The prediction has a mean pLDDT of 81. Predicted 3D model of a 74-nucleotide RNA (transfer RNA) from a Clostridiales bacterium. It matches the Rfam family "tRNA". The sequence was found in a public genome assembly.
């Protein structure tokens, strides 16, 4: 350089067959429980879905491009 894959919450990921409030687990915060803590239970906060543009009534999802990471190849 070329080809392929990946980028979604603090972390690990699902969702990628376009569709109605963007989710799970762990973590975090508060409450409850306890003498205190852990565990359990309940509630909550936290996201420009890597950036930009396009298609569409509608985009995390499709197309183009840029950036970052990984693998293969000479």
């Nucleotide at each position: 350089g070329c080809g392929c894959c990946c980028g979604u919450a603090g972390u690990u990921c699902a969702g990628c067959u376009g569709g109605a409030u963007a989710g799970a687990a762990c973590g975090c915060u508060u409450g409850u429980u306890u003498c205190c803590g852990a565990u359990g239970c309940a509630a909550g906060a936290g996201g420009u879905c890597a950036g930009g543009g396009g298609u569409u009534c509608a985009a995390a999802u499709c197309c183009c491009u840029u950036c970052g990471g990984g693998c293969g190849u000479a």